[in-house]
Molecule: transfer RNA
Organism: Candidatus Cytomitobacter indipagum
RNA sequence: GCGGGCGUGGUUCAAUGGCUAGAAUGUCAGCCUUCCAAGCUGAAGACGUGGGUUCGACUCCCAUCGCCCGCU
Numbered sequence: 001g002c003g004g005g006c007g008u009g010g011u012u013c014a015a016u017g018g019c020u021a022g023a024a025u026g027u028c029a030g031c032c033u034u035c036c037a038a039g040c041u042g043a044a045g046a047c048g049u050g051g052g053u054u055c056g057a058c059u060c061c062c063a064u065c066g067c068c069c070g071c072u
Base pairs, nucleotide, nucleotide: 001071002070003069004068005067006066007065010025011024012023013022018055027043028042029041030040031039048064049063050062051061052060
C1' cells in the first nucleotide's frame, strides 16, 4: 500500500428497515437477615464519528477513525 471482518451500557452478547434498542453480569438504592453472604424488588447507564438513501436507519450506501486477520 491492497483486500476482508468487527465496532451497541463498566464487561459479555442480542436486535426482519418499523413498539420506549433487549438480556446476562457488574454498579447503586431498598426489602430480608443480629451482621455478612445468598435471595427478592427497583433505578441509572449504550448504537465509534460525519454525511447520504428512505415516510422511517443499530440495520442499506459513502467517507473517516480504532481493533483483528490475510496479501504485498